This is a predicted structure of a 501-nucleotide part of an RNA (small-subunit ribosomal RNA, 5' domain) from an uncultured bacterium.
Context: one part of a larger RNA
RNA sequence: GGAUGAACGCUGGCGGCAUGCCUAAUACAUGCAAGUCGAACGAGAGACCUUCGGGUCUCUAGUGGCGAACGGGUGAGUAACACGUAGGGAACCUGCCCGUGCACCGGGAAUACGCUCUGGAAACGGAGAACAAAUCCCGAUGUACAGGAAGGAGGCAUCUUCUUUCUGUGAAACAUCCUUUAGGGGAUGGGGCGCGGAUGGACCUGCGGUGCAUUAGUUGGUUGGCGGGGUAAAGGCCCACCAAGACGAUGAUGCAUAGCCGGCCUGAGAGGGCGGACGGCCACAUUGGGACUGAGACACGGCCCAGACUCCUACGGGAGGCAGCAGUGGGGAAUAUUGCACAAUGGGGGGAACCCUGAUGCAGCGACGCCGCGUGAGCGAUGAAGUAUUUCGGUAUGUAAAGCUCUAUCAGCAGGGAAGAAAAUGACGGUACCUGACUAAGAAGCCCCGGCUAACUACGUGCCAGCAGCCGCGGUAAUACGUAGGAGGCAAGCGUUAUCC
Numbered sequence: 001g002g003a004u005g006a007a008c009g010c011u012g013g014c015g016g017c018a019u020g021c022c023u024a025a026u027a028c029a030u031g032c033a034a035g036u037c038g039a040a041c042g043a044g045a046g047a048c049c050u051u052c053g054g055g056u057c058u059c060u061a062g063u064g065g066c067g068a069a070c071g072g073g074u075g076a077g078u079a080a081c082a083c084g085u086a087g088g089g090a091a092c093c094u095g096c097c098c099g100u101g102c103a104c105c106g107g108g109a110a111u112a113c114g115c116u117c118u119g120g121a122a123a124c125g126g127a128g129a130a131c132a133a134a135u136c137c138c139g140a141u142g143u144a145c146a147g148g149a150a151g152g153a154g155g156c157a158u159c160u161u162c163u164u165u166c167u168g169u170g171a172a173a174c175a176u177c178c179u180u181u182a183g184g185g186g187a188u189g190g191g192g193c194g195c196g197g198a199u200g201g202a203c204c205u206g207c208g209g210u211g212c213a214u215u216a217g218u219u220g221g222u223u224g225g226c227g228g229g230g231u232a233a234a235g236g237c238c239c240a241c242c243a244a245g246a247c248g249a250u251g252a253u254g255c256a257u258a259g260c261c262g263g264c265c266u267g268a269g270a271g272g273g274c275g276g277a278c279g280g281c282c283a284c285a286u287u288g289g290g291a292c293u294g295a296g297a298c299a300c301g302g303c304c305c306a307g308a309c310u311c312c313u314a315c316g317g318g319a320g321g322c323a324g325c326a327g328u329g330g331g332g333a334a335u336a337u338u339g340c341a342c343a344a345u346g347g348g349g350g351g352a353a354c355c356c357u358g359a360u361g362c363a364g365c366g367a368c369g370c371c372g373c374g375u376g377a378g379c380g381a382u383g384a385a386g387u388a389u390u391u392c393g394g395u396a397u398g399u400a401a402a403g404c405u406c407u408a409u410c411a412g413c414a415g416g417g418a419a420g421a422a423a424a425u426g427a428c429g430g431u432a433c434c435u436g437a438c439u440a441a442g443a444a445g446c447c448c449c450g451g452c453u454a455a456c457u458a459c460g461u462g463c464c465a466g467c468a469g470c471c472g473c474g475g476u477a478a479u480a481c482g483u484a485g486g487a488g489g490c491a492a493g494c495g496u497u498a499u500c501c
Base pairs, nucleotide, nucleotide: 001501002500003499004498006497007496008495009494010493013373014372015371016370017369019366020365021331026329027328028327030326031325032324035066036065037064040063041062043060044059045058046057047056048055049054073284074283075282083208084207085206086205087204088203092201093200097197098196099195100194101193102192105139106138107137108136115128116127117126118125119124144169145168146167147166148165149164150163151162152161153160154159174189175188176187177186178185179184210256211255212254217247218246219245222244223243224242225241227239228238229237259281260280261279262278263274264273265272266271286307287306288305289304290303309320310319311318312317337363339362340361341360345359346357347356348355349354376406377405378404379403386397387396388395389394410442413436414435415434416433420428445490446489447488449486450471451470452469456485457484458483459482460481466473467472
């Protein structure tokens, strides 16, 4: 000199864009943050219409489907194939989406809601009788899958692939609308089995990025083999048996520290430091463990167990998890609103209308940062007054003020008023912006003046009070302390502190 997620002191006019718990991964009151589908299904309640047959609409809980594994948060753990980069598979999976081929037959009761009885303070149940339907459940068949045999082709050892044949396993679902000659036909959405693609993911390997040797030996499923189990899949991943190996001064093991990267800061570069915001990956969700469901989790707002803590209780027993958005206590030098809207972008559900969305878009607060603008412009010497100083003549403040002539950026007032939205639909917002009238009015401070280092005098003080980044000032003429006048620097900021280069 540059930089910062900064803080502190003094000061503070406006706007744009960014940014804001770095500490206690501390504890959390309250509200919201994941629902949706009646075009899968039956039931109940209500409203309206009625030709009294029924029809239409709305709501409620339930069965069923999809979603809830995304999005959002945090960085505790992790020195590791976690990350980055380059590769591998003859060792893998992939709902929704796209392309393509084939197929779509038959049957079934159980149970929820509701009703009755009943336990409990509650949370939540229990029993009974019956009752539904389905895209729920079961069976059949199959180009399908697995295994065996024969033959052909290929390769990289286990193998890969094609044809024929045998055995076993083993799939499906309808709904709405239109039309009809009443059989049916069509459209849309959906369902089944394969193959291929896309997307997403799992696994393996080379290399790379840290401190200590005042950590030198470490290891028993340890290292390898054979056979099995398990998995989507290779593998001591797990198990039985066999062998005795494996790693290490090219730093094993241990301890400490730490999420990694794209990047950011600095620097001419080499390098050094950092990893906040934004983007990618990973890990975690009160602590520890476990599985269930599912295409996908060992699941932040799911389940079970154990621990700590908090709350309710009729003492028998129950409930909870903000490292989601706001907000509260606490900690701290320190970090914001219990806001508006789904209008846009995106996500979930739905055929759609639409519903949900603290993602997101906006607004609020903070000079925390960067950038821009303003606080007026021209003329104006009797060099006014005041103030400071003086050798008492003057000198400085100083064209500065007053005064005259203008202008209106910003702020304020009035009128108009968007784009963002493809038909409709705008939270922002009567915002941005435009126009008009109006008054120089409403808008300047902070640090410093001995040298480094731009900027000097007077008074007070008297090694005191104090200053100080270094050298050093102060003991009676202090340009170094304090005040004043003046000067210098930067400017809505200026200084100080901390940290990095």